[in-house]
Predicted 3D model of a 93-nucleotide RNA (c-di-GMP-I riboswitch aptamer) from a Candidatus Atribacteria bacterium.
NCBI's taxonomy places the organism under Bacteria, Pseudomonadati, Atribacterota, Atribacteria.
It matches the Rfam family "c-di-GMP-I riboswitch aptamer". Rfam describes the family as follows. GEMM was predicted in a large-scale screen for bacterial structured RNA regulatory elements.
RNA sequence: AAAUCUCAAGGGCAAACUCUCCGAAAGGGGAGGACGCAAAGCCGCGAGCCUAAAGCAGAUUAUAUAACCUGCUAAGGUAGUCGGGUUGCCGGA
Numbered sequence: 001a002a003a004u005c006u007c008a009a010g011g012g013c014a015a016a017c018u019c020u021c022c023g024a025a026a027g028g029g030g031a032g033g034a035c036g037c038a039a040a041g042c043c044g045c046g047a048g049c050c051u052a053a054a055g056c057a058g059a060u061u062a063u064a065u066a067a068c069c070u071g072c073u074a075a076g077g078u079a080g081u082c083g084g085g086u087u088g089c090c091g092g093a
Stems, first nucleotide, its partner, number of pairs: 006093002012037002017032006035080001041086003045083003048078003055072004060067002
C1' cells in the first nucleotide's frame, strides 16, 4: 500500500400509508413518513409481472363509419421480481 472476513463509527436511500400534481390506467414527480436496503445508484437489454388509451376480433342495441360490453395486443409501466450491462462512498479495531 492492496485484498478478504468479522465487529464498529460517519453518511446514504426510503415500503405501506397521508396530502398534492401528471396519467385512460398501470404507474410516476413533490412533501410528510420508515417496512426494509451494501448498490433500494444509473440503464426497460432478456425473462416475469401490472395496465389496455389507441388498434383488432366478437356479442348486444334500429342514434348503426355509432353506443355499450367481452376478449386479444405494449408502442405504456415495473430497476424495492430475477438476470444482464454500467458507475461508485467511508475506513476505526
The prediction has a mean pLDDT of 85. It was read from a public genome assembly, where an Rfam model found it.